[in-house]
Context: one part of a larger RNA
């Protein structure tokens, strides 16, 4: 993993409300129990209770009233209620009595829909608590007992000798301590590698620690779970120990996780709000269904008539804020003996220009919202009942809040879109974008987005222009004699712009400075003279000089040139991690690129065309009836995407009860008649089965589905079916599902 099989909203209550359907009805109903009876169904009795015809008040209690209360007050709660005609009273409205008419019912039962109390749809905990069972494993402990190859060291005691007055001191022999050394067996297990479906739910293989001890074993006891034992690691108490194991209590309990079995039909949510020991959970309310009822009251459009303080401006209030100005004030500062003058200082005030504001406003919209009148029939509104599901939501627009005017961030708001619960076309792929809402079936037609060289369905369509960068096909300041278009403005045939030929000069080496400073290190000045024209000198350069340049001028040439501004299109800025990898790809340059302007064509489940299902209203007609439905049939309009959910119709499985075939009319014969015969007339084949049931497996056939009858071929080898009803151990693909097989 696959295949079969099993496998999940039950069933019970003197419970509560609700909706169908039925009996009764101002009454409804029996219960335990009797009694009958094929012994269990039925019928018969049983009126005890319950629930309703009255209520008020804690109660006694009273009563269409009652409670407060001193009250005959007032006030709560209750006593039916609408139309209508008449009659009084009232100006009207209105109220008050007569009297008609209509409605105003409850209870018991059978089925269902919730809900309440039980395990309450299944499966699932960790644990709590009672009884009992373990120390053959292991911990300590008690008794009995077992055991450690060899080597090595050589303590204390004794003997002996020597000194010594003695304590004592050396020495020699003896002698065998020791949680003493080396090292087997024995315990144990440091460090490696091997094993890791193992040899093994802890081993091998080498190394390696004690090895006469707090040493090691075997056999018998003891100590038990709220507890033992423990050189204390929360260690260990039969391969599991922060409290053993086994059986009960028990189907503990789980705001959690899984999972929860046929089909079509109608409708269709929500992820908010408020409160919550509350936030992954609930109750109310909002959204959704389904039924009475109302019947235009809704949304929306138009007209009309309101408040208002957002955008947005503006600075007239409150603040911020730049620049300047003043016979203004104050405070530094300088001068001055004071008076008091000065101020390139600094603030304030004012006054001019010029700004800013969510908590500023002289001002002031668009939208909304509120009302009134009209229109408003697509099926919206409202009200009361039954059932509910939702309280993790997302992305995009648009307006803010928060952050870093980051975030595929987060928190609001908008009768926002759309997913969620939506298919389909488009954007290469792509829940949330764009464009469009899918009953069904069509080898028909025009359309949306969006798109038309090939992939690839349709223009290598016209026209008129930019780009040249493969720019289009990824990015900013910044940066450039790319390129186009529209301006402004300055020289210019009295010759411009750029080139080329010539000149650029005297005073004068201008003063200071400086070792020098001669245009050109540096400071100050920056004239005046010949001149077409030439600087107290633009850059190079010399130690300084020189020299070369430039400004400025003539000549030559010969028609445009410069300088700025604003603009569409490119260029630069541009660097990354397995080739191309930043158009889907091929490729594409008078484009298959960019912009603007035409026309055709292509393209969706959108729209239409034909044909069909089917719901809802709506109209027509036929049937039944229990007389207000129902069936069927016609026209006609509008629907038919769907989670959760909520309505409604419908299949298939076991199992029980009934029934299962020939009867019925008519007509003649026949009879006293009734039975009987015979024909005929419509319905029906309403039963199958060893001449092969059930089951199984192919195949024709049918039905919108689940599903069906019935023909046929093999297997099977004994029982099944139909129709009406009723009950349910009623439907599997999913639970880390349970049992069984491969």
């Nucleotide at each position: 993993c696959c295949c079969g099989g099993c496998g999940a909203g039950u069933u019970a209550g003197u419970u509560g409300u609700g909706u169908g359907c039925g009996g009764c009805a101002a009454g409804g109903u029996u219960a335990a129990c009797c009694a009958u009876g094929u012994u269990u169904a039925u019928u018969g009795g049983g009126g005890a209770g319950c629930c309703g015809a009255a209520g008020c008040g804690a109660a006694a209690g009273c009563g269409a009233g009652u409670u407060u209360g001193a009250a005959u007050a007032g006030a709560g709660c209750g006593u039916u209620u609408u139309g209508u005609u008449a009659a009084u009273c009232u100006u009207u409205u209105g109220a008050u009595u007569a009297g008609c008419a209509a409605a105003u019912a409850g209870u018991c039962g059978c089925a269902u829909g919730c809900a309440c109390u039980a395990g309450a749809c299944c499966c699932g905990a960790a644990a709590c608590c009672a009884g009992g069972u373990g120390a053959u494993c292991u911990a300590a402990c008690c008794c009995u007992g077992a055991g450690c190859a060899g080597g090595a060291u050589g303590a204390a005691a004794g003997a002996g000798u020597a000194a010594g007055a003695a304590a004592u001191u050396a020495c020699u022999c003896c002698g065998g301590a020791g949680g003493u050394c080396c090292g087997a067996a024995c315990u144990c297990u440091u460090u490696a590698a091997u094993g890791u479906u193992a040899c093994a739910a802890a081993a091998u293989u080498a190394u390696g620690a004690g090895a006469u001890g707090a040493c090691u074993c075997a056999a018998g006891g003891u100590u038990a779970g709220c507890g033992g034992u423990a050189a204390c690691a929360u260690g260990c108490c039969a391969a599991a120990c922060g409290a053993a194991c086994c059986u009960g209590g028990u189907a503990a309990u789980a705001g959690c996780u899984g999972g929860u079995u046929c089909u079509c039909c109608c409708c269709g949510a929500a992820a908010u709000a408020g409160c919550u020991u509350u936030u992954g959970g609930g109750c109310u309310a909002g959204c959704g269904u389904u039924g009475u009822a109302a019947g235009u009251u809704a949304a929306u459009c138009a007209u009309u008539g309101g408040g208002g303080g957002u955008a947005g401006a503006g600075c007239a209030c409150u603040g911020a804020u730049u620049g300047g100005a003043u016979c203004u004030g104050a405070g530094g500062c300088u001068c001055g003996a004071a008076a008091g003058a000065g101020u390139a200082c600094u603030c304030a005030a004012u006054c001019c220009a010029g700004u800013c504001a969510a908590a500023c406003u002289c001002c002031g919209a668009a939208u909304a919202c509120c009302a009134a009148u009209g229109a408003g029939a697509a099926u919206a509104u409202u009200a009361c009942a039954g059932c509910a599901g939702u309280c993790a939501g997302a992305a995009c627009c648009u307006g803010g809040g928060a952050u870093c005017u980051a975030a595929g961030u987060u928190c609001c708001a908008g009768c926002g879109u759309u997913c969620a619960a939506g298919a389909g076309g488009g954007a290469a792929a792509c829940a949330g974008c764009c464009c469009a809402g899918a009953u069904u079936g069509u080898c028909a037609g025009a359309u949306a987005a969006g798109g038309a060289c090939c992939c690839u369905a349709a223009a290598u369509u016209a026209c008129a222009u930019c780009u040249u960068a493969g720019u289009g096909g990824g990015a900013a300041a910044g940066g450039a004699a790319g390129u186009g278009g529209a301006g402004u403005u300055u020289c210019u045939c009295a010759g411009a712009c750029a080139g080329c030929u010539a000149g650029g000069a005297g005073g004068u080496u201008g003063g200071c400075u400086c070792a020098g400073a001669g245009g050109c290190a540096g400071c100050c000045a920056u004239c005046c003279u010949u001149u077409a024209a030439a600087a107290a000198g633009u850059g190079c350069g010399u130690a300084a000089a020189a020299g070369c340049u430039u400004a400025c001028u003539a000549g030559u040439c010969a028609a445009g040139a410069g300088a700025u501004u604003c603009u569409g299109c490119g260029c630069u800025u541009a660097a990354g991690a397995u080739u191309c990898a930043a158009c889907g790809g091929g490729g594409c340059u008078g484009a298959a690129g960019a912009u603007g302007u035409a026309u055709u064509c292509c393209g969706a489940a959108g729209c239409u065309g034909c044909a069909a299902a089917u719901u809802u209203a709506u109209c027509u007609a036929u049937c039944a009836u229990u007389u207000a439905u129902g069936a069927u049939u016609u026209u006609u309009a509008a629907g038919u995407g769907g989670u959760a959910g909520g309505g409604g119709a419908g299949c298939g499985u076991u199992c029980u009860a009934u029934a299962c075939a020939u009867g019925a009319u008519c007509a003649a014969a026949u009879u006293a008649g009734c039975a009987u015969u015979u024909g005929a007339u419509a319905a029906u084949u309403a039963g199958c089965u060893g001449u092969g049931a059930a089951g199984g497996u192919g195949g024709c056939c049918u039905g919108a589905a689940a599903g069906g009858a019935g023909c046929u071929g093999c297997u099977g080898g004994a029982g099944c079916g139909u129709a009406u009803a009723g009950a349910a151990g009623u439907g599997a693909g999913a639970a880390u599902g349970c049992c069984g097989g491969g």
Molecule: large-subunit ribosomal RNA, domain II
Organism: activated sludge metagenome